This is a predicted structure of a 580-nucleotide part of an RNA (large-subunit ribosomal RNA, domain V) from Desulfotignum sp. Its Rfam family is "Bacterial large subunit ribosomal RNA". Its family is annotated with ribosome and structural constituent of ribosome in the Gene Ontology. The organism belongs to Desulfotignum, within Bacteria. The coordinates come from a structure-prediction model, not an experiment, and the mean pLDDT is 82.

Context: one part of a larger RNA
RNA sequence: CCCGCGAAAAGACGGAAAGACCCCGGCACCUUUACUACAGCUUGACAUUGGAUUCUGGGAUAUGAUGUGCAGGAUAGGUGGGAGACUUUGAAGCAGGUACGCCAGUAUUUGUGGAGUCACCCUUGAAAUACCACCCUUUGUAUUCUAUAGUUCUAACCUUGGUCCCUUAUCGGGAUUAGGGACAGUGUCUGGCGGGUAGUUUGACUGGGGCGGUCGCCUCCCAAAGAGUAACGGAGGCGCGCGAAGGUUCCCUCAGGCUGAUUGGAAACCAGCCGCAGAGUGCAAAGGCAUAAGGGAGCUUGACUGCGAGAGAGACAUUUCGAGCAGGUACGAAAGUAGGUCUUAGUGAUCCGGCGGUUCUGAAUGGAAGGGCCGUCGCUCAACGGAUAAAAGGUACGCCGGGGAUAACAGGCUUAUCGCCCCCAAGAGUUCACAUCGACGGGGCGGUUUGGCACCUCGAUGUCGGCUCAUCACAUCCUGGGGCUGGAGCAGGUCCUGCGCCCGGCUGUUCGCCAAUUAAAGUGGUACGUGAGCUGGGUUUAAAACGUCGUGAGACAGUUUGGUCCCUAUCUUUCGUGGG
Numbered sequence: 001c002c003c004g005c006g007a008a009a010a011g012a013c014g015g016a017a018a019g020a021c022c023c024c025g026g027c028a029c030c031u032u033u034a035c036u037a038c039a040g041c042u043u044g045a046c047a048u049u050g051g052a053u054u055c056u057g058g059g060a061u062a063u064g065a066u067g068u069g070c071a072g073g074a075u076a077g078g079u080g081g082g083a084g085a086c087u088u089u090g091a092a093g094c095a096g097g098u099a100c101g102c103c104a105g106u107a108u109u110u111g112u113g114g115a116g117u118c119a120c121c122c123u124u125g126a127a128a129u130a131c132c133a134c135c136c137u138u139u140g141u142a143u144u145c146u147a148u149a150g151u152u153c154u155a156a157c158c159u160u161g162g163u164c165c166c167u168u169a170u171c172g173g174g175a176u177u178a179g180g181g182a183c184a185g186u187g188u189c190u191g192g193c194g195g196g197u198a199g200u201u202u203g204a205c206u207g208g209g210g211c212g213g214u215c216g217c218c219u220c221c222c223a224a225a226g227a228g229u230a231a232c233g234g235a236g237g238c239g240c241g242c243g244a245a246g247g248u249u250c251c252c253u254c255a256g257g258c259u260g261a262u263u264g265g266a267a268a269c270c271a272g273c274c275g276c277a278g279a280g281u282g283c284a285a286a287g288g289c290a291u292a293a294g295g296g297a298g299c300u301u302g303a304c305u306g307c308g309a310g311a312g313a314g315a316c317a318u319u320u321c322g323a324g325c326a327g328g329u330a331c332g333a334a335a336g337u338a339g340g341u342c343u344u345a346g347u348g349a350u351c352c353g354g355c356g357g358u359u360c361u362g363a364a365u366g367g368a369a370g371g372g373c374c375g376u377c378g379c380u381c382a383a384c385g386g387a388u389a390a391a392a393g394g395u396a397c398g399c400c401g402g403g404g405a406u407a408a409c410a411g412g413c414u415u416a417u418c419g420c421c422c423c424c425a426a427g428a429g430u431u432c433a434c435a436u437c438g439a440c441g442g443g444g445c446g447g448u449u450u451g452g453c454a455c456c457u458c459g460a461u462g463u464c465g466g467c468u469c470a471u472c473a474c475a476u477c478c479u480g481g482g483g484c485u486g487g488a489g490c491a492g493g494u495c496c497u498g499c500g501c502c503c504g505g506c507u508g509u510u511c512g513c514c515a516a517u518u519a520a521a522g523u524g525g526u527a528c529g530u531g532a533g534c535u536g537g538g539u540u541u542a543a544a545a546c547g548u549c550g551u552g553a554g555a556c557a558g559u560u561u562g563g564u565c566c567c568u569a570u571c572u573u574u575c576g577u578g579g580g
Base pairs, nucleotide, nucleotide: 001580002579003578004577005576006575007574008573010572011571012570014567015566022403023402024401025400026399027398028395029394030393031392034200035199036198037197038196040193041192042191044189045188046187047186048185050153051152052151053150054149056147057146058145059144060143061142062141063140064139065138067136077135078134079133080132081131084118085117086116093112094111095110096109097108098107099106100105157180158179159178161177162176163175164174165173166172203215204214205213212232216238217237218236219235220234221233239384240282241341242340246300247299248298249297250296251295252294254278256274257273258272259271260270280289281288283346285344286343287342304327305326306325307324310321311320312319313318316385329338330337331336352378353377354376355375356374357373358372360371361370410457411455412453413452414451416450418446419445420444421443422442423441427437428436464537465535466534467533469529470526471525472524473523474522477500480496482495483494484493485492504514505513506512543561544560545559546558547556548555549554
């Protein structure tokens, strides 16, 4: 070196299972004050559904009563007719009762009484309840219709009461009796309650996801001197205002400073000089603006109607600029200017609907309804190119399709953080920077911490600690060695070398604390070495409980009890052994 045999399990990111964690897409089930339905419950109307009676309300008819504003005989409802009306069929008056009442009286009835009473006169806007008719306000009685409520009846209807029959039958039917009764029950329509049930919704971006933030428009930088240009890059604004803050004609020039001047001061108003703008611009910023776009005054409504050659931006949808023409208008002597505002934000497509107009349409015709067209109104549709008129959550009981396009472990890159070293040397060290320590700063090394990134792995790279077995580094804990020392000695401090480095208590612990030893009880790497070597206490499924949160389903780097750890070794490797 080759070939066996027996072992061991470090590697073959070993085998097994298209990762259960995480994210993305989908599904399922569960919850609820998510949305919308439906069952169910309930309300009312009508039907099935009839009789009688009482009270109350309403209507109609008949018949009675009822009506003081002031002035005025006095409690004058209105209008018309009307000169007479009532009365032995009992007038005035008197006595009693009843009703109304603005306590003055009016109306009615019984008895008595026995012949008158009232009207036209005078007041009033209006003349007699003297008389008649038609009405108004309020109200009584009677009849009738109707409604609510109550009581009652029996004949609908009910009986899952009794007895009998079909019938040897706890069904059903029939007969009878008893009870209830126009209720209940049922049907149609209707208002409400309604996770009982069902179908669904519950956004995206995102240096993983969630939480937070954001989502449209304007201005600046980034933006690399045309335009455009990203980020959870750096800064700010908008969701309007104004009938003058618009148009036009004419006029004016600011901020600030210096000097001077009563009250008057650092700033009030006044005068002179300097003053390209350092002011002002309705509002953020940029670009503009003194010929002013800034400030004032006069007159005004062009903050017009119908159009629009031609251009700019944009994938489109849309958006911006626009000379000029016609009509009628404002200002100006005129030339002219004016289709809002110094410019760029101040916003919302389509559908549906409202309002006004219209020489459009009009289901046989004429109309109308409805529709079209023109104008206009209604969306924080703000997730702002707006899925619907209308929508929140849980899953550790979960499932499927995918992803190393994307997180948790490990590795990789980086090294802010971390550990160690060095430079400079202010200072401390009685004096003296450098025995020792070393501020403010600077430069490295390491790749053990916490991170950042998301590069292999999600058709699986098993995750803390312990046990076992180790192996390496040296930035050395011990032992050993040398120089210096602020090294007297002892004990130390600062620098060279890899032999060794413990037993217990508590805790799942690594760590840590305690206790006893030791020469010492080192720091790290090895997938935080090592689960195809063991364990399984912790973490991290399903069960259950507490606290807290949540209406709830449920949730919690909160706690607590319980909870399946598979693999017969093909190759590499290692050990033992045999043959060549």